The part of an RNA shown here (large-subunit ribosomal RNA, domain VI) has 264 nucleotides and comes from Qiania dongpingensis. Model confidence (mean pLDDT): 89 of 100. Rfam family: Bacterial large subunit ribosomal RNA. Rfam links the family to the GO terms ribosome and structural constituent of ribosome. RNAcentral holds the full RNA, with entries from ENA.

Context: one part of a larger RNA
RNA sequence: CGGAAGAUAUUUGAGAGGAGCUGUCCUUAGUACGAGAGGACCGGGAUGGACUGACCUCUGGUGCACCGGUUGCGCAUCAAGCGCAUGGCCGGGUAGCCAAGUCGGGAAGGGAUAAACGCUGAAGGCAUCUAAGCGUGAAGCCCCCCUCAAGAUGAGAUAUCUCAUAGCGAGAGCUAGUAAGGCCCCUUGAAGACGACGAGGUAGAUAGGCUGGAGGUGGAAGUGCAGCAAUGUAUGGAGCUGACCAGUACUAAUCGGCCGAGGG
Numbered sequence: 001c002g003g004a005a006g007a008u009a010u011u012u013g014a015g016a017g018g019a020g021c022u023g024u025c026c027u028u029a030g031u032a033c034g035a036g037a038g039g040a041c042c043g044g045g046a047u048g049g050a051c052u053g054a055c056c057u058c059u060g061g062u063g064c065a066c067c068g069g070u071u072g073c074g075c076a077u078c079a080a081g082c083g084c085a086u087g088g089c090c091g092g093g094u095a096g097c098c099a100a101g102u103c104g105g106g107a108a109g110g111g112a113u114a115a116a117c118g119c120u121g122a123a124g125g126c127a128u129c130u131a132a133g134c135g136u137g138a139a140g141c142c143c144c145c146c147u148c149a150a151g152a153u154g155a156g157a158u159a160u161c162u163c164a165u166a167g168c169g170a171g172a173g174c175u176a177g178u179a180a181g182g183c184c185c186c187u188u189g190a191a192g193a194c195g196a197c198g199a200g201g202u203a204g205a206u207a208g209g210c211u212g213g214a215g216g217u218g219g220a221a222g223u224g225c226a227g228c229a230a231u232g233u234a235u236g237g238a239g240c241u242g243a244c245c246a247g248u249a250c251u252a253a254u255c256g257g258c259c260g261a262g263g264g
Stems, first nucleotide, its partner, number of pairs: 001151001005162007015148004021049007033038001051105005059099004066092005071085005109143003116136004163264001165176004181259004185201005206252003209248005215241003222235005
């Protein structure tokens, strides 16, 4: 820009893409078959490999704004702390992200067929699956399963919302302010390079803060007591705590601006 007014939501599916793999074991059955050795078809069940999708309950990895231990130096100094030294080093670790972790997938089914196997059957009194006609039959083909999809210009469908304002013009129409609706702007997100997408903007829980909780760390400071002291111990599962779960308008989403139909 188009889709014959302007919108919001939900969709159909022309078409396109993805997937499509396979082992072993049990059973049928030591049956059919076979002198024996050996040893099935058909059917039923279980469990793996590789590949692949999703996820984070579990097992773990990471986790440089979480907790603790500890070395040297500095901050004049005890204690308490902070800074620098690869996050100084070391031990743990929430969320998120992730695999080595967890769950799932290939199937089943339908249709038309290939090779092949048949029925009926003439030409050609017989025979013949073929010439007319009719079947069975593959991991393959078309559906079925998953994803995208109406610029599918062949531009589809459904529901709902807005609609008879003003100026100019003879009219077609042009312009302006609006409607439904949308955008800018702002608070932001398990969304994201930026656009986009999602949640919100005081009639509000969108983010931060605060309060409570979960989870993590692992026993704070101060004080008392014991010990000459190092230190231990009680107060006390203490103190601290990023992303997690809630609650709460304390802070910030203020005030505003713009676009957008004219009766199709």

Annotation: NCBI's taxonomy places the organism under Bacteria, Bacillati, Clostridia, Lachnospiraceae, Qiania.